This is a predicted structure of a 74-nucleotide RNA (transfer RNA) from a Betaproteobacteria bacterium. Its mean pLDDT, the model's own confidence on a scale to 100, is 81.
[in-house]
């Protein structure tokens, strides 16, 4: 250099075929339990969806182009 395949919460990851308000689990904080600890149990808080544009009435989802990471292939 070519191809291709990921990018969503602190981490691991799901979000059909564009369509109200973007969600699990672990963790983090508060509770409740307990003599205290730790499981369990309730809640709560945390996203400009990797960045620019583009199509759309409407984009995490589509299409371009960049970027970062990973695999092959040179």
């Nucleotide at each position: 250099g070519g191809u291709g395949a990921u990018g969503u919460a602190g981490c691991u990851c799901a979000g059909a075929c564009g369509g109200u308000u973007a969600g699990a689990g672990c963790g983090a904080c508060g509770g409740a339990c307990u003599c205290a600890u730790a499981a369990c149990c309730c809640g709560u808080a945390g996203g400009u969806c990797g960045g620019c544009g583009g199509u759309u009435c409407a984009a995490c989802u589509c299409c371009g182009c960049c970027c970062a990471u990973c695999a092959c292939c040179a």
Taxonomically the source falls in Betaproteobacteria (Bacteria, Pseudomonadati, Pseudomonadota). Its Rfam family is "tRNA". Gene Ontology term of the family: triplet codon-amino acid adaptor activity.